[in-house]
Molecule: transfer RNA
Organism: Anaerolineae bacterium
RNA sequence: GCGCCUGUACCUCAAUGGGAUAGAGGAGCGGUCUACGAAACCGAAGGUUGAGAGUUCGAGUCUCUCCGGGCGCA
Numbered sequence: 001g002c003g004c005c006u007g008u009a010c011c012u013c014a015a016u017g018g019g020a021u022a023g024a025g026g027a028g029c030g031g032u033c034u035a036c037g038a039a040a041c042c043g044a045a046g047g048u049u050g051a052g053a054g055u056u057c058g059a060g061u062c063u064c065u066c067c068g069g070g071c072g073c074a
Stems, first nucleotide, its partner, number of pairs: 001073007010026004019057001029043004050066005
């Protein structure tokens, strides 16, 4: 340099062929329990879905450019 894959909450991941309110588990926080913790249970919070643009009535999903990561070829 070329090709392919990938990026969603602090972390690991869902989200059917584009369909209407983006979720789960863990961590962290609050509570119940306990002499105190851990475990268990309950609750709340946490996201411009890497950035920008385009298509569409509608985009996490499709297209383009850029950025980060991984693999292969040279």